The part of an RNA shown here (large-subunit ribosomal RNA, domain II) has 728 nucleotides and comes from a Nitrososphaerota archaeon. Its mean pLDDT, the model's own confidence on a scale to 100, is 81. It was read from a public genome assembly. It matches the Rfam family "Archaeal large subunit ribosomal RNA". The organism belongs to Nitrososphaerota, within Archaea.

Context: one part of a larger RNA
RNA sequence: GCCAGGGAGAUUACCUUAAUGGCAAGUCUAAGGGUUAAAAGCCCGUAGGCGAAGGGAAACCGAUAUUUCGCAGCUCCGCAAGGAGUGAGGAAAAGGGUGUCAAUAGCGCCCUUUAGCCAUUGGGGCAAGACUAGAAACCGAGUGAUCUUGCCCAGGACAGGGCGAAGCCGGGGGAAACCCUGGUGGAGGCCCGCAAGGGUCCUGACGUGCAAUUCGGUCCCCUGAACUUGGGCAAGGGGCCAAAAACCUAUCUAACUCGGUGAUAGCUAGUUCCCGCCGAAGCUGGUCCUAGCCAGGCCUGGGCAGAUGUUGUUAGCGUGGUAGAGCACCGAUAGGGAGGCAAGGGGCCGAAAGGUCCCACCUUUCUUUCGAACUCCGAACAUGCUAAUGCAAUAGAAGCCUGGAGACGGGUUUAUGGGGGUAAGCCCCAUAACCAAGAGGGGUUUAACCCAGACCAGUGUUUAGGUCCCAAAGUGCAGGCUAAGUGUCAAGCCGAAGGGCGUCUUUUCGCGAAGACAGCAGGAGGGUAGGCUCAGAAGCAGCCACCCCCCAAGGAGUGCGUAACAGCUCACCUGCCGAGCGAUGAGGCCCCGAAAAUGGACGGGGCUCAAGCCUGUCGCCGAUACACUGGGUCACGCACAAAAUGCGUGGACGGUAGGCGGGCGUAGAGGCCGCGUAGAAGCAGGGUCGUGAGAUCCUGUGGAGUGGUUUCUAGUGCAGAUCCUGGU
Numbered sequence: 001g002c003c004a005g006g007g008a009g010a011u012u013a014c015c016u017u018a019a020u021g022g023c024a025a026g027u028c029u030a031a032g033g034g035u036u037a038a039a040a041g042c043c044c045g046u047a048g049g050c051g052a053a054g055g056g057a058a059a060c061c062g063a064u065a066u067u068u069c070g071c072a073g074c075u076c077c078g079c080a081a082g083g084a085g086u087g088a089g090g091a092a093a094a095g096g097g098u099g100u101c102a103a104u105a106g107c108g109c110c111c112u113u114u115a116g117c118c119a120u121u122g123g124g125g126c127a128a129g130a131c132u133a134g135a136a137a138c139c140g141a142g143u144g145a146u147c148u149u150g151c152c153c154a155g156g157a158c159a160g161g162g163c164g165a166a167g168c169c170g171g172g173g174g175a176a177a178c179c180c181u182g183g184u185g186g187a188g189g190c191c192c193g194c195a196a197g198g199g200u201c202c203u204g205a206c207g208u209g210c211a212a213u214u215c216g217g218u219c220c221c222c223u224g225a226a227c228u229u230g231g232g233c234a235a236g237g238g239g240c241c242a243a244a245a246a247c248c249u250a251u252c253u254a255a256c257u258c259g260g261u262g263a264u265a266g267c268u269a270g271u272u273c274c275c276g277c278c279g280a281a282g283c284u285g286g287u288c289c290u291a292g293c294c295a296g297g298c299c300u301g302g303g304c305a306g307a308u309g310u311u312g313u314u315a316g317c318g319u320g321g322u323a324g325a326g327c328a329c330c331g332a333u334a335g336g337g338a339g340g341c342a343a344g345g346g347g348c349c350g351a352a353a354g355g356u357c358c359c360a361c362c363u364u365u366c367u368u369u370c371g372a373a374c375u376c377c378g379a380a381c382a383u384g385c386u387a388a389u390g391c392a393a394u395a396g397a398a399g400c401c402u403g404g405a406g407a408c409g410g411g412u413u414u415a416u417g418g419g420g421g422u423a424a425g426c427c428c429c430a431u432a433a434c435c436a437a438g439a440g441g442g443g444u445u446u447a448a449c450c451c452a453g454a455c456c457a458g459u460g461u462u463u464a465g466g467u468c469c470c471a472a473a474g475u476g477c478a479g480g481c482u483a484a485g486u487g488u489c490a491a492g493c494c495g496a497a498g499g500g501c502g503u504c505u506u507u508u509c510g511c512g513a514a515g516a517c518a519g520c521a522g523g524a525g526g527g528u529a530g531g532c533u534c535a536g537a538a539g540c541a542g543c544c545a546c547c548c549c550c551c552a553a554g555g556a557g558u559g560c561g562u563a564a565c566a567g568c569u570c571a572c573c574u575g576c577c578g579a580g581c582g583a584u585g586a587g588g589c590c591c592c593g594a595a596a597a598u599g600g601a602c603g604g605g606g607c608u609c610a611a612g613c614c615u616g617u618c619g620c621c622g623a624u625a626c627a628c629u630g631g632g633u634c635a636c637g638c639a640c641a642a643a644a645u646g647c648g649u650g651g652a653c654g655g656u657a658g659g660c661g662g663g664c665g666u667a668g669a670g671g672c673c674g675c676g677u678a679g680a681a682g683c684a685g686g687g688u689c690g691u692g693a694g695a696u697c698c699u700g701u702g703g704a705g706u707g708g709u710u711u712c713u714a715g716u717g718c719a720g721a722u723c724c725u726g727g728u
Stems, first nucleotide, its partner, number of pairs: 001728006011128002014125010026050003032044004054061002064094001066093004073086005095111006131270004138260006149234008158224001160192003163188001167184007197220002201217002204215002236252001238248002273663006283296005298406001299404006308392003312389009324377001325375002330371003334367007344359006410435003414432007440451003455631007465621003468605003474618001476617006487607002498592003502589005508583004519576005525549003530544003555570001559568002632653002634650006664717001666714010682701008
């Protein structure tokens, strides 16, 4: 893991609510008793409870058969539509009781004519272990020092070797104290190193081990604060501790066993058959509160009542100060003009006093740029009321009462608007949608992007999106662009600033048969080497000026060059040639910018007047969408005395938490009716029926019990809980 069996909302009391039943201004018995062999059942038992009156702490006092509106129903009129009257229940007005009180104000509670009581069952609450399983802990009473810690008593054991303390003896020296020297001696928490003890490093082996701490090598210690045997003492908030919160029997920041005990757990896991109807919330307020709970809102069942309701659209009348815009106020802001200037800073003149100029500052004015906490303005839009229209509604709306919840961790995206942040699949808000709780088709894959809201079966038509092959449908048509495999990606998941004599389209302005542009060829002169500067400065270091003549044209010179000249070249003019050329701005596609770790991603193959991009156009494919046919269920209406049934209407039938309704099956009990040795239950295989839980039949096996129906009772349904027990 699998199989079988077990396995979780049950019980009692009280409160509350609904349904059903009995009696009803009443209703019910409790303990107990009688009957009986004993029960069951039946008969007693009225003590007491609840209700019929409230208000008040109490003393005490003590309540409308009023009026109006009006649904259903009923009556009348009417052919009908409809109208009139009455009007249970319902609504309102006025009134009343009592407490407070000076009050006949006010205010609180209550009354206005009846509905209760008991029982059973279902839902909920509360108290109890309270759906099941699960702590870490706390307390009590006991058991432990065979492990280990400390201490006490009696014992055991420590190869061999080395160093050589004190003391003693001999010799020498000295006045002495004492010193030197040779032996002897054998001290030591001394040294090396077996046994014993330890456990340093290899972070070796092993790591479902030989082993819940071992194995190998290496290492520490080995006459001592050493090792060790047996016996004894110390016990759980206690011991013992050369101190690590170490150790106290593989357990220690408080042992183990049993008990309190089903401790408690706002946490985690699990929670068992079917179908039908509706269907959420993750928000607001509070909370020692943010993993919980309470109240409101949101869901659901039932009831009352009786005619409006308002999610759309339009119009009218209002409300608003956002987006944008603006600078009229407030605040900020760049440049200039004018005016002022006591005090501040600086320049100049002056011996000083002082004078004058500039800046700063103030006022004003012109132009300039801005603002969530600015506004002379000001949308879209939102919203209030009214009306119309649409939609819903007497097959019962809005409203009100009441039973039961769940939920109070949300998420994403677009569209969007904001606050924080460099940013985020980031954090915090707001409006809407979607996912959550939503399947199907498309987007390669893909909760929330696009299409579209799935009762069942079938046939067709379309949506989004596609139509070369994988793969259903066009290698469709017409016109452009792209040469980069750019691209073949709606978005999510898009590569920027800045560049491009790539190419296409286009704007504006020029030149051009009186010959443009490009190319080749010729000329490119003189005054003059302009003046200044300079060693020099002659077109060409630098400064100033930039004229005149000849000419087809030629700058007081565009670049190279020289020390300075020279020289080359350009502008400019001409010849040859013969048709477009140049500049500028804008747009489309494309290129560069462009770097990541195995080789590699348009879904892939592959694709180039396309199977890429842009524009237009005609087909086709394509979903649970839409249409049609048949069927089921639900809600409501009508017919029928009821049920069943039939007919009709529906723009009903996705669904988590959850509410409600109806069923299937298991065990047992009572009533009624059956089956069985001519073969019961169970088991195995198969057929049929039912939307389903399931039911039934046949065959085989099996060998003695078992079923239907109705009412009742429950230890009543398993795939899960690292579930329990057994098997495998």